The RNA shown here (Glycine riboswitch aptamer) has 100 nucleotides and comes from Sphingobium sp. Of the family's consensus pairs, 90% are formed in the model. The sequence was found by an Rfam model in a public genome assembly.
[in-house]
RNA sequence: GGUCAUGAUGCGGGAGAGUGUGCGGCACGGGUAACCGGGCCAAACCGCCGAAGGAGCAACCGCCCCGGAAUCUCUCAGGCCAAAGGACCGCAUCAUGAUA
Numbered sequence: 001g002g003u004c005a006u007g008a009u010g011c012g013g014g015a016g017a018g019u020g021u022g023c024g025g026c027a028c029g030g031g032u033a034a035c036c037g038g039g040c041c042a043a044a045c046c047g048c049c050g051a052a053g054g055a056g057c058a059a060c061c062g063c064c065c066c067g068g069a070a071u072c073u074c075u076c077a078g079g080c081c082a083a084a085g086g087a088c089c090g091c092a093u094c095a096u097g098a099u100a
Base pairs, nucleotide, nucleotide: 002099003098004097005096006095007094008093009092010091011090012089013088018046020045021044024041025040026039028037029036030035047080048079049078053076054074055073056072060068061067062066
């Protein structure tokens, strides 16, 4: 130096499920007022999703006493307009290790 593995950082891609009902509140418009109109946030309730995290079983693997294990399962958490987040994938850089 090449290749591979792991980790970190940056960039790009990245799904699913109600923009349901709406205690209560916020501002705007009309109106003398009473009140009316549409909009935004949102407790709670019901329904749903799984690809942060977490948990469970297990194919399989190992140093086989035991342990490690998913994109499967559960939905505690999280999420269900957008935004944010997002397992995982690609590229680049850095660090560590392995190697013909």

Its mean pLDDT, the model's own confidence on a scale to 100, is 82.